[in-house]
Molecule: transfer RNA
Organism: Coemansia thaxteri
C1' cells in the first nucleotide's frame, strides 16, 4: 500500500429487489410453580442498526468519507 468480507439490544444473530411498530435464543427482573433451589410456565425492561454526511416522500438495507476486527495479495 491494494482487494474483499463483518461491525444490528450484555452475548450471539435474523432482516440486505427501501416502505410505517427491528427478529430470534441465550442472559438479566418480576411473578407462578417448589419447604428451598433448578427446571418448567408467563410477563417485562432492554437496541433506533460502528461514527459522519448524501439521495429518497420514506434508509438496518442504496452512495460517499472515515474508526475498527478479519482474510488474501504485493
Nucleotide at each position: 500500500g491494494a482487494u474483499c468480507c463483518g461491525c444490528u439490544g450484555g452475548u450471539g444473530u435474523a432482516g440486505u429487489u427501501g416502505g410505517u411498530u427491528a427478529u430470534c435464543a441465550c442472559a438479566u427482573u418480576c411473578g407462578c410453580c417448589u419447604c428451598a433451589c433448578a427446571c418448567g410456565c408467563g410477563a417485562a425492561a432492554g437496541g433506533u442498526c460502528g461514527c459522519c454526511g448524501g439521495u429518497u416522500c420514506g434508509a438496518g438495507c442504496c452512495c460517499g468519507g472515515c474508526g475498527u476486527g478479519g482474510a488474501u495479495c504485493a